Predicted 3D model of a 369-nucleotide RNA (Bacterial RNase P class A) from an Acidimicrobiia bacterium. It is recorded under the gene name rnpB. The sequence is in RNAcentral, with records from ENA. Its mean pLDDT, the model's own confidence on a scale to 100, is 78. Its Rfam family is "Bacterial RNase P class A". Rfam describes the family as follows. Ribonuclease P (RNase P) is a ubiquitous endoribonuclease, found in archaea, bacteria and eukarya as well as chloroplasts and mitochondria. The model forms 94% of the base pairs in the Rfam consensus.
RNA sequence: CGAGAUCGCCGGGCGACCGCUGUACGCAGAGGAAAGUCCGGACUCCACAGGGCAGGGUGCUGGGUAACGCCCAGGCGGGGUGACCCGACGGAAAGUGCAACAGAGAGCAGACCGCCUACGUGAUCCGUUCGCACGGAUCGCCGGCAAGGGUGAAACGGUGGAGUAAGAGCCCACCAGCGCCCCGGGUGACCGGGGCGGCUCGGCAAACCCCACCCGGAGCAAGGCCAGACAGGGACGCCGGUGGCCCGCCGAUCGAGUCCCGGGUAGGCCGCACCGAGGCCUGUGGCAACACAGGUCCCAGAUGGAUGGACGCCACCUGCUCGGCACGCCGAGCAGGUACAGAAUCCGGCUUACAGGCGAUCUCGCCGA
Numbered sequence: 001c002g003a004g005a006u007c008g009c010c011g012g013g014c015g016a017c018c019g020c021u022g023u024a025c026g027c028a029g030a031g032g033a034a035a036g037u038c039c040g041g042a043c044u045c046c047a048c049a050g051g052g053c054a055g056g057g058u059g060c061u062g063g064g065u066a067a068c069g070c071c072c073a074g075g076c077g078g079g080g081u082g083a084c085c086c087g088a089c090g091g092a093a094a095g096u097g098c099a100a101c102a103g104a105g106a107g108c109a110g111a112c113c114g115c116c117u118a119c120g121u122g123a124u125c126c127g128u129u130c131g132c133a134c135g136g137a138u139c140g141c142c143g144g145c146a147a148g149g150g151u152g153a154a155a156c157g158g159u160g161g162a163g164u165a166a167g168a169g170c171c172c173a174c175c176a177g178c179g180c181c182c183c184g185g186g187u188g189a190c191c192g193g194g195g196c197g198g199c200u201c202g203g204c205a206a207a208c209c210c211c212a213c214c215c216g217g218a219g220c221a222a223g224g225c226c227a228g229a230c231a232g233g234g235a236c237g238c239c240g241g242u243g244g245c246c247c248g249c250c251g252a253u254c255g256a257g258u259c260c261c262g263g264g265u266a267g268g269c270c271g272c273a274c275c276g277a278g279g280c281c282u283g284u285g286g287c288a289a290c291a292c293a294g295g296u297c298c299c300a301g302a303u304g305g306a307u308g309g310a311c312g313c314c315a316c317c318u319g320c321u322c323g324g325c326a327c328g329c330c331g332a333g334c335a336g337g338u339a340c341a342g343a344a345u346c347c348g349g350c351u352u353a354c355a356g357g358c359g360a361u362c363u364c365g366c367c368g369a
Base pairs, nucleotide, nucleotide: 001365002364003363004362005361006360007359008358009357010356012314013313014312015311017309018308020029021028022027031340035351036350038349039348040347041346042345043219044218045217046216050247051246052245053244055215056214057213058212059211060074061073062072063071064070075089076087077086078085079084090210091209095208096207097204098203112149113148114145115144116143120141121140122139123138124137125136126135127134157175158174159173160172161171176200178197179196180195181194182193183192184191185190223270224269225268226267232261233260234259235258236257238255239251240250241249278297279296280295281294282293283292284291285290315338316337317336318335319334320333321332322331323330324329
């Protein structure tokens, strides 16, 4: 100097003018995502607040957290030269199932091209012979093989040797894998090493399934308070109790519940922001997530729904022109532009969107000292 990786921050500023919302009249007034509504909760109501089935969720280990499917650190696997990134990461010898086409054969498989031909059998030829018989060669059948070749994304371990008619873990050495045992390290997932064994029965569970752990329901339109107004009538009916089913429990059968017709109301307040798993700063502990301690601050509460409009200057980006220049850039002028996007009870996450700018650390390449 160039190219990358990870993390953090800003994302307009100032002035005055007009205009909004809250208020204790001092002041304060959209976000990093307010978005998606995908998780977890706080809170509220129902419920004996109990058990079970079905159903759903998570899925390596350890830690963090109120909790989580989140975060941190690690392990293993994969990608990358690397910094780093990704993982739907328990189990395939419990069972069932799936894998197009090609191929002999796709899981306790298999013979297309091939290799062999001992035993048995048929034919042809040659040699010998008077002939039979005998010897040899070739082809076919019967038989043996799965090592070589082919098909395929993938073919029932790899290399070498010995053995064989020809082969094959049939046997042997080394290696990989699997199972068992032992030693060392680690809280653990696992890692390293040694020994024995049978020789090696693949892939998919983001297929059904098995295993471990977790899960009441509904949700601020939850749920309360006040004021006000009206007009009730009919049918069914033995059950009703916040997802389905069963048991238990509670209540009712003068009731609840369901449906039909009809009438009134649609207002105000609370919930609702100063007690919150709260923000910021410092210190201690921890690799970290985070925890503890001290200090400090109050930081929107609307309800057809507030924070806006126009003006001037500045900032940043792009393009054009001009000047300087160390060719990296700097200055001036003009024109255009300045992202994603708005709270609605609140909080912890995840995911998605984002013009432009700033900073820190690390990796690789080139050059120079």

Lineage of the source: Bacteria > Bacillati > Actinomycetota > Acidimicrobiia.